[in-house]
Molecule: transfer RNA
Organism: Candidatus Colwellbacteria bacterium
RNA sequence: GGGCCGUUAGCUUAGUUGGUAGAGCGCCACAUUUGCAAUGUGGAGGUCACCGGUUCGAAUCCGGUACGGUCCA
Repeated sequence: GGGCCGUUAGCUUAGUUGGUAGAGCGCCACAUUUGCAAUGUGGAGGUCACCGGUUCGAAUCCGGUACGGUCCA
């Protein structure tokens, strides 16, 4: 330098055919307990890596950039 794959909540990740972004763990509150843990109920938390394009509408399609992984030189 080139090919391929990945980037979504604090962490691990799902997201099909473009149509209101979900889960588990963690966090907060409450219930339960003498207390803690466990359990139950509720809640907060996301510019979907970034910039631009297509579209009525983009995490999803297209181009570019960045970072990580892998292969080739």